Transfer RNA from Fibroporia radiculosa, 73 nucleotides, folded computationally. The sequence is in RNAcentral, with records from GtRNAdb. The gene name in the source record is tRNA-Phe-GAA-3-1. Rfam family: tRNA. The family's RNA type in Rfam is transfer RNA.

RNA sequence: GCCGGGAUAGCUCAGCUGGGAGAGCGACAGACUGAAGUUCUGCAGGUCGGGCGUUCGAGCCGCCCUCCUGGCA
Numbered sequence: 001g002c003c004g005g006g007a008u009a010g011c012u013c014a015g016c017u018g019g020g021a022g023a024g025c026g027a028c029a030g031a032c033u034g035a036a037g038u039u040c041u042g043c044a045g046g047u048c049g050g051g052c053g054u055u056c057g058a059g060c061c062g063c064c065c066u067c068c069u070g071g072c073a
Stems, first nucleotide, its partner, number of pairs: 001072007010025004019056001028042004049065005
C1' cells in the first nucleotide's frame, strides 16, 4: 500500500428486512438473614467511535476520518 472483520450501558455481546435501543453479568435499593452470601423483585445507567449525506424516519444505507484486529504484498 491492497482486501476483510469489528467499535452499541461499567464489562461481554445481541439488534432479524430502515420504524419499540436491548440481554446477561456488574452497581444501587427492597424482600430474606443475627449479619453476609444465595435467591426473588425493582430501579438507574447509552453523543450506538467522530463528521457529513440519503430518507418522513438511520445502530442499520452511502462518503470521509480515527482506533482495534486478521490476511496479502